[in-house]
């Protein structure tokens, strides 16, 4: 030091339930706690979602939202077995 995830201090926090912000996806706080070893950031690629144009309609367009969908990148706390 890598893979790897026992222990152990800590740490995030789904559904839902109050405010509040947004046409919507959803985003903040707070309350709760399914979960998580990156559930730390990051829209780069796929992908799902919303809003506007167009269309008979679909495909395409164009502007967004998800990092707790999946790869990519950046960073990282603890050390039993192997």
């Nucleotide at each position: 030091c890598c893979c790897c995830g026992a222990a152990a201090u800590g740490g995030c926090a789904a559904a839902c339930c109050c405010a509040u912000c947004g046409c919507g996806a959803g985003g903040u706080g707070g309350g709760g706690g399914c979960g998580c070893a990156a559930a730390g950031c990051u829209a780069c690629g796929g992908g799902a979602c919303c809003g506007c144009a167009c269309u008979c309609a679909u495909u395409c367009g164009u502007g967004g939202u998800c990092g707790g969908c999946c790869g990519g990148g950046c960073u990282g706390c603890c050390g039993a077995a192997g």

c-di-GMP-I-GGC riboswitch aptamer from an Armatimonadota bacterium, 82 nucleotides, folded computationally. The source organism's lineage runs through Bacteria, Bacillati and Armatimonadota. The model forms 86% of the base pairs in the Rfam consensus. The sequence was found by an Rfam model in a public genome assembly.